[in-house]
RNA sequence: CACGCGAAAGGGCAAACCUGCUGAAAGGCAGGGGCGCAAAGCCACGGGUCUAAAGUAAUCUACUGUUACAAUGACAGCCGGCUACCGAA
Numbered sequence: 001c002a003c004g005c006g007a008a009a010g011g012g013c014a015a016a017c018c019u020g021c022u023g024a025a026a027g028g029c030a031g032g033g034g035c036g037c038a039a040a041g042c043c044a045c046g047g048g049u050c051u052a053a054a055g056u057a058a059u060c061u062a063c064u065g066u067u068a069c070a071a072u073g074a075c076a077g078c079c080g081g082c083u084a085c086c087g088a089a
Base pairs, nucleotide, nucleotide: 005087006086012037013036017032018031019030020029021028022027035077041082042081043080046079047078048075049074050073055069056068057067058066059065
C1' cells in the first nucleotide's frame, strides 16, 4: 500500500412487531423496538421480486361487479453497480 480480509476502539444503521400519518395497493414517513448488518451508505438506467389505481380485454344476473393482462407505482435488508471509516492477525 492492497483486499470476495475483519481483531480492537470510537461510533453507525435498524428486521419482525406495536402506535400514528399517508397511499388504490405494494409500500413510504415519524415514534417505540432490536432480528441482524463491515457497506443494512448511494443507485430502480441491468436481472429479479411485490402491487394493479388508471387503462385494455373477457365475462356478467348490467352492478359498475368479477377475472385476466400489464408499471407509469414500489423494493437497495435478493443479485448487481458505484463510493467509503478504522487497521490487529